[in-house]
Molecule: c-di-GMP-I riboswitch aptamer
Organism: Armatimonadota bacterium
RNA sequence: CUUCCGAAAGGGCAAACCGUUCGAGAGGACGGGACGCAAAGCCGCGGGACUCGCGAGAGUCAGCCGGGCUGCCGAA
Numbered sequence: 001c002u003u004c005c006g007a008a009a010g011g012g013c014a015a016a017c018c019g020u021u022c023g024a025g026a027g028g029a030c031g032g033g034a035c036g037c038a039a040a041g042c043c044g045c046g047g048g049a050c051u052c053g054c055g056a057g058a059g060u061c062a063g064c065c066g067g068g069c070u071g072c073c074g075a076a
Stems, first nucleotide, its partner, number of pairs: 006073001012037002017032006035063001041069003045066003048061005
């Protein structure tokens, strides 16, 4: 110096729910709120769930799982 792991410190994010708003819907945005999270940062690549559709298909979920990229600190 790098990698793995995850103590401490400084912090970070924000579930459910509520209010406003957008959307046909799943769901999204903003504010409150805090269940939790060491990547709960980003990516729709694979699986999965959900919505719309007679179907073909289109869409949503990154806090469902896997994968990829990037990142703060620096004990054992």